This is a predicted structure of an 84-nucleotide RNA (c-di-GMP-I riboswitch aptamer) from Bacillus mesophilus. The model forms 95% of the base pairs in the Rfam consensus. Taxonomically the source falls in Bacillus (Bacteria, Bacillati, Caryophanales, Bacillaceae).
RNA sequence: GAUUGAUAAAGGCAAAUCCAUUGAAAAGUGGAGACGCAAAACUAUAGGGACUAAGGAACUAUUCUAUGUUUGCCAGCUGCCAAC
Numbered sequence: 001g002a003u004u005g006a007u008a009a010a011g012g013c014a015a016a017u018c019c020a021u022u023g024a025a026a027a028g029u030g031g032a033g034a035c036g037c038a039a040a041a042c043u044a045u046a047g048g049g050a051c052u053a054a055g056g057a058a059c060u061a062u063u064c065u066a067u068g069u070u071u072g073c074c075a076g077c078u079g080c081c082a083a084c
Base pairs, nucleotide, nucleotide: 003083004082005081012037013036017032018031019030020029021028022027035072042076043075046071047074048073049070050069051068055065056064057063058062
């Protein structure tokens, strides 16, 4: 440095759900809680995807649209321990 990830060591994170709170919503934050995770660390003015549609628009029972959100969808980037 590359590859791999034990039923190892030392540690870490925390899905659903419930409570509180912020938000138009998606969703965020805090607490409880663990489905899982070897990057479930970081990056949303980032390359794609996904969610929402306040505002705006249209052919207005509806539809379109991100400037909103998502890194636990892929991706980018850095990195602990162990094996080889």